This is a predicted structure of a 471-nucleotide part of an RNA (small-subunit ribosomal RNA, 3' major domain) from an uncultured Erysipelotrichaceae bacterium.
Context: one part of a larger RNA
Formats: sequence, structure tokens, C1' cells
RNA sequence: UGACGGGGGCCCGCACAAGCGGUGGAGUAUGUGGUUUAAUUCGAAGCAACGCGAAGAACCUUACCAGGCCUUGACAUCCCUUGCGAAGACCUAGAGAUAGGUUAGAGGUUAUCAAGGAGACAGGUGGUGCAUGGUUGUCGUCAGCUCGUGUCGUGAGAUGUUGGGUUAAGUCCCGCAACGAGCGCAACCCUCGUGAUAUGUUACCAAUAUUGAGUUAGGGACUCAUAUCAGACUGCCGGUGACAAACCGGAGGAAGGUGGGGAUGACGUCAAAUCAUCAUGCCCCUUAUGGCCUGGGCUACACACGUACUACAAUGGCGGCUACAAAGAGCAGCGACACUGUGAGGUGGAGCGAAUCUCAUAAAGGCCGUCCCAGUUCGGAUUGAAGUCUGCAACCCGACUUCAUGAAGUUGGAAUCGCUAGUAAUCGCGAAUCAGCAUGUCGCGGUGAAUACGUUCUCGGGCCUUGUACA
Repeated sequence: UGACGGGGGCCCGCACAAGCGGUGGAGUAUGUGGUUUAAUUCGAAGCAACGCGAAGAACCUUACCAGGCCUUGACAUCCCUUGCGAAGACCUAGAGAUAGGUUAGAGGUUAUCAAGGAGACAGGUGGUGCAUGGUUGUCGUCAGCUCGUGUCGUGAGAUGUUGGGUUAAGUCCCGCAACGAGCGCAACCCUCGUGAUAUGUUACCAAUAUUGAGUUAGGGACUCAUAUCAGACUGCCGGUGACAAACCGGAGGAAGGUGGGGAUGACGUCAAAUCAUCAUGCCCCUUAUGGCCUGGGCUACACACGUACUACAAUGGCGGCUACAAAGAGCAGCGACACUGUGAGGUGGAGCGAAUCUCAUAAAGGCCGUCCCAGUUCGGAUUGAAGUCUGCAACCCGACUUCAUGAAGUUGGAAUCGCUAGUAAUCGCGAAUCAGCAUGUCGCGGUGAAUACGUUCUCGGGCCUUGUACA
């Protein structure tokens, strides 16, 4: 000087408390461990691994296993020889890779193309993340981390950065052997909330006609869209304070003291993660640890754990009628509408590269009816049968539909998690990936709470101080 303390002081955070809803019990989905296996590819490991890499394993992917094949190679550059005949289509053998044949006519004409050959080499998702770059997680959006000059100290170092107030903040004020400065904080950026101006089509419709309908004429008011501005600064008033910074209350205002949300992550810590995104040193393989193919596996199952979904019901289930979104996506696409099927779907197919057309009925909600507390008209697992769709192909191993079946489950031990407001809870909608496959992920809106006395205690963090057998 740090680090640590079951030392002290001050302060903060859904840290506790106060509340609301869960997890832990059940069934299923999914990830992991373990076990099994020819293989169940690899990585991730307290918080910060475990619906994680994977925004989507039937083949492919695929790295794993079995078998069948290739060896200058699927891919790159160089050299030599030959001059021909590539892709595609068809036939034969084969599981296919591949091999043979027919057709075809790209490119090349002494070679920039094709085949063959020798070797230099290619190739490696082989090892090392404890050799590395790059990227990322975490403490933590915590308020800290430093420097120049000066001063003090023999020196390591100190001072500044400590102190008194204050703040979300090393934020600001005052004081002070310090005076300044940098990286962080804040602001500048995006978005939501108010208004003004401009522009009105595909958006809108007050007045005038018109229609089944903003449908058409028309309009430029409103909504909305797209731009550019304005607006919030403790600016104003009162009080407290040290005449300061600031705090409390008020006015005005759409918004008030950081207005809400996002992006933004200082010096560093964990030899944290990644050699399997990529790049890369060294080591290793080179008729194989490289390459091609078929089939299998990654989907196994006594069990254990994590994360979710669905429930256990009446604030509910079921049936009928009925209302109100936002944000997105669409041409190898979204597909209206009509017909058809109980249905998943099928057939035909308008319009739309989309403020125009489509996906697309939002659901919870409202009204009416029914059930009457039961393992039930709750719950839907499991299983049987028949189907639909995608796709060469749904046996291993897809999703969905209809009929039948109707398991566990009656609110969950110890323990444990999230959340402070348009939040929790609850309800549906969309997108990426994607042929097909969503209870996951990322977004979107609808309905919409309770509680916070307080900082004694638990956990984490910041500042000062003290002790130290630690560095």
C1' cells in the first nucleotide's frame, strides 16, 4: 500500500422487512448428470453450466458408430504428357458412393479447357483457451480508477481522491499544500408522453352531395403518417440550510426535479469462457486423426437435478350470440372468395413486392343458458382406430385432425425464486430459424393489483477508520 476480520462508523441495492404470485408434490416438454450403448459427437460447471452454443438432429445438418469405397485427393498453386470432349438427360449393375454405355455440345485449338501422371503439397470440428488474437460473461451502470507539476517522507509511498454538507453519482458547494487534467458519472443518440408548422396517398371524414360500404365526388378541419422545431432549466414563489450546494412544499404545465424505457459497461478481477464461428504459434495424423456414401446414433432409461408448460376447478368448465388492439411478415411467398370435408385439409383462384391486397376471427371481456362440489360436464397424460399435410422418404424419429380411452393430480415437506406501476399477475397476437416441426426465444399490445413502518437481522456493494502470525 492492499487484502481480510463471527472490529467500529456512515450509506446504498426487491438485500431484508411489508405484500402479490410462484418453484419444491402431479403429468408432460426440454436441458444436464448418471447409467446403457457399436455410437448414444463435442463444448458449457457455484452465483456468472443445466429451454446454454442449437434462430428449429427424419436424410442433409453431423463433427459420432457400423459397413462399402478413394488416395495429389471434395478444395488451392506449380510442372509434365495427351487432345479432346464438361455440366445436364437417359439406360445397365449396385444400398449408394461408384463403374460402364448412349445422347448432349460448355470450354479449349499448342492449351487460360479437359483427362492422366510424378512430387512439392492439399486436408484435419485432431491436441493445447495454461502459448495467443478477436469476441464474450461477471463483479456492475457499482462510482470508482489514475496522471502531470508541486509539497511531505531516507524509502516503500502519501497528498490531490481525506474533512463538513449534499447527490442516483469522485454530483455539486465549502474548507484544506495543493493546483490542474484524463478515463468513467451526467449530457450529446434512439424511443414513448404535449404542442406548433409543413405535406396529404394507399391514411383520415367535420361540413356538402352520393353509396350496401370513406364507396365515389370533394375536403385539408380531426386521426394518423413523415419531417423540422418548441417544451423542463430547480426557471418562478415560500420555507429549511452556512449568505453555499442542495432539500421540502407550492404555482403554472401534457410532463417536475435523472419525466418513463433503451443503447451506452472506466482501471481492472476470475491463468473465467471459446483453438467447434473465425484467425493463429507449437505438437500430432498423412492409403488416414483426410475424403465420399448407405444405414444407424445424437430421440436409449432403474434413477437424480435445473428450467418451463398444463392442471388440481364455480373469480370455474361447456354451448350460443357479441365488442375492442398493437407490433410484425409476405413472390420458390401471403393467399381473399367460392365449392367441398365433422375436422386437420382439398380443388379452383381474385388481389398484393403491400399505410392499398393477404396472413387475420385477437383472447381474456360482455350478454344468455347449463353444470351444483363429485376425481365431476374438473384435469388431460396414456393407449386403440381412422385420417390430413410437408417431404425421395415420417419404422427407428415429425406436426396436426376426428372418434374412442380417460392416468396422476383435491394447492404441494425442508427449502427456495421473481416483482415497487402500466410493474406483478393474467390474456391472447406476431416474428426469426424453418420443406415440415415451439410448452423455447425475441417482440407486441389487452385487462390490471397489493405493499414498502423501517434498516435490528441475511446477502452483495461503496466510503472512512482500526487490528493483523496474510501478500
Rfam family: Bacterial small subunit ribosomal RNA.